A computed fold for a 424-nucleotide RNA from a Planctomycetota bacterium, annotated as Bacterial RNase P class A. NCBI's taxonomy places the organism under Bacteria, Pseudomonadati, Planctomycetota. Its mean pLDDT, the model's own confidence on a scale to 100, is 77. It matches the Rfam family "Bacterial RNase P class A". Rfam classes the family as a ribozyme.

RNA sequence: GGGGUGGACCGGACGGUCGCUCACGGGGUCAUCCCGUGGGAGGAAAGUCCGGACUCCACAGGGCAUGGUGGUGGGUAACGCCCACCGUGCGAGGUCCGGCGUACGUGCCGGCCGUCGUCGGGCCGAGCAUAGGGAAAGUGCCACAGAGACCAGACCGCCGAAGAGGGAUCCGUGGAGCCUGGUAGGUUCUCCAUGCCCCUCUGGCAAGGGUGAAAGGGUGAGGUAAGAGCUCACCGGCAGGCAGGGUGACCUGUCUGGCCUGGUAAACCCCACCAGGAGCAAGGCCAAACAGGGAGGAUGGGCUGGCCCGGCCCGUUCGACUCCCGGGUAGGCCGCUCGAGACGUCGGGCAACCGGCGUCCCAGAGAAAUGACCGUCGCCCGCCCAUGCGGGUACAGAAUCCGGCUUACAGGUCCACCCCGCCG
Numbered sequence: 001g002g003g004g005u006g007g008a009c010c011g012g013a014c015g016g017u018c019g020c021u022c023a024c025g026g027g028g029u030c031a032u033c034c035c036g037u038g039g040g041a042g043g044a045a046a047g048u049c050c051g052g053a054c055u056c057c058a059c060a061g062g063g064c065a066u067g068g069u070g071g072u073g074g075g076u077a078a079c080g081c082c083c084a085c086c087g088u089g090c091g092a093g094g095u096c097c098g099g100c101g102u103a104c105g106u107g108c109c110g111g112c113c114g115u116c117g118u119c120g121g122g123c124c125g126a127g128c129a130u131a132g133g134g135a136a137a138g139u140g141c142c143a144c145a146g147a148g149a150c151c152a153g154a155c156c157g158c159c160g161a162a163g164a165g166g167g168a169u170c171c172g173u174g175g176a177g178c179c180u181g182g183u184a185g186g187u188u189c190u191c192c193a194u195g196c197c198c199c200u201c202u203g204g205c206a207a208g209g210g211u212g213a214a215a216g217g218g219u220g221a222g223g224u225a226a227g228a229g230c231u232c233a234c235c236g237g238c239a240g241g242c243a244g245g246g247u248g249a250c251c252u253g254u255c256u257g258g259c260c261u262g263g264u265a266a267a268c269c270c271c272a273c274c275a276g277g278a279g280c281a282a283g284g285c286c287a288a289a290c291a292g293g294g295a296g297g298a299u300g301g302g303c304u305g306g307c308c309c310g311g312c313c314c315g316u317u318c319g320a321c322u323c324c325c326g327g328g329u330a331g332g333c334c335g336c337u338c339g340a341g342a343c344g345u346c347g348g349g350c351a352a353c354c355g356g357c358g359u360c361c362c363a364g365a366g367a368a369a370u371g372a373c374c375g376u377c378g379c380c381c382g383c384c385c386a387u388g389c390g391g392g393u394a395c396a397g398a399a400u401c402c403g404g405c406u407u408a409c410a411g412g413u414c415c416a417c418c419c420c421g422c423c424g
Stems, first nucleotide, its partner, number of pairs: 001420010012377007020040008042395001046406002049404005054279004061309004066275005071085005086132001087130004093124009103115003133270002138268002140264003155209002157205003162202006171195007178186003217235006236260002238257008283334004292325005300314004341360008378393006
């Protein structure tokens, strides 16, 4: 200097003139009017996807159903979140081994070595991802292609050990003829016989090729009629034993076993754990106004999201409660912002985070405040020799509050780690 990856922060500042709102203090004609001081929209306020605090049902337990989560350990009020680790996959790039090259080192030929290019395989690698329990409890699915995709399977092929039928074109073998004139040699040619030599059937095989997302472990050797874990060596997977490391998931080493197609549960399902409902339009208080009527209801009735048990309330002229029809009100106040709070520092912890000490109070509208205008800068882009000129300045607005996740974001700053090159 370049490339790769992860994280944090800022995203406007200053001045002037007006305007709005909350808290506190003061004044006043006590209307909510005037004055002063201090505060006033985010990192996501967004989505409404999770978890809670808080409120009511309500004194509120157990089960079924339903829904959610799913490696291990920790954090937290809690979580489907965060941290660390494990397994599996990816990963900018680096390195080792092998093959190939009419490349280069080298004027020619051959060879060797090195460099480069290319193909294949192994190892390392900052970081990223993970719907990560169970397929031997059961059910379902794997289209098309293909012989065959749950227990199998023969399309192209290989074999002729075993059995049967046929042929004489090629090849092999034996014999005869023929040639040489030798108890031997030759085989161009002819004939006979025969042989998986050729063909068909019964049969054997799944090694080679093909189909496919996926096809019954891989390499090598032996063996076989041809083959096949059929046998053996090594490697891989699986099931176990032992030893070591780790809190654990798991890892490493070694030994035994030929046990050797599966995949899919973000399919139903099984297993483990978790979960009452509704929500600030929750829920309280005050004021005002009106008009109540009917039904259900005892072998009990009603309430608690569904069902059951339990519990509670009411209880025989009635009542708890529910339903139907009808009338009045929609005003004011509280909830409403001091928090699982923020910042700084010390200690513990790999970290998330926890604890101690100190400082601070940092929106609370109510149809919805937090703004408008002017000027000077900041940052970005373009033009211009420069002074300068022009344009732009992201995503986006609290509503009970908090912890997360996800999504959006012009531009800028900083940090950490990995790789390559150069200089010292």
The sequence was found by an Rfam model in a public genome assembly.